Annotation: A computed fold for a 71-nucleotide RNA from a Candidatus Omnitrophota bacterium, annotated as transfer RNA. The organism belongs to Candidatus Omnitrophota, within Bacteria. The sequence is in RNAcentral, with records from ENA. Its Rfam family is "tRNA". Rfam classes the family as a transfer RNA.
Order: sequence, then C1' cells, then structure tokens
RNA sequence: GGGCCGCUAGCUUAAUGGCAAAGCUGCAGCCUCUUAAGCUGUAGAUGAAGGUUCGAUCCCUUCGCGGCCCA
Repeated sequence: GGGCCGCUAGCUUAAUGGCAAAGCUGCAGCCUCUUAAGCUGUAGAUGAAGGUUCGAUCCCUUCGCGGCCCA
C1' cells in the first nucleotide's frame, strides 16, 4: 500500500428499513436480626460525519479504532 471482518448500555450479546431488547452490573425499595439469595421498580447505548428514504442500528460514501490475510 491492497483485501476482508468487526464497532449497539459499565460488561456479554440480540434487533435483515417502522417504539433499540435481554442477561449480568449499578441505584432505590420489599423481604431478613444482619448479610447473601429472592422479588419489584429504575437508570443507562447504536464509533464520527455526510447521503438515500416518509422513516436508518440496518442501505451507500468518507473518516476513526480494533482484528485477520496479502504485498
């Protein structure tokens, strides 16, 4: 330098154009003599910028970061 793959919540993963979901974690409460466990509630995210579309996590372009391969 070239090719391919990936980037979604603090972490691990869903979501094939139509309200971004779940588990764990965090916070609050219930329960308990206390803790743990259990139960209820709650908070929290689409790597960045553009484009297409009535509508984009999803399609297109560029850039950034990471990984693999070729030279």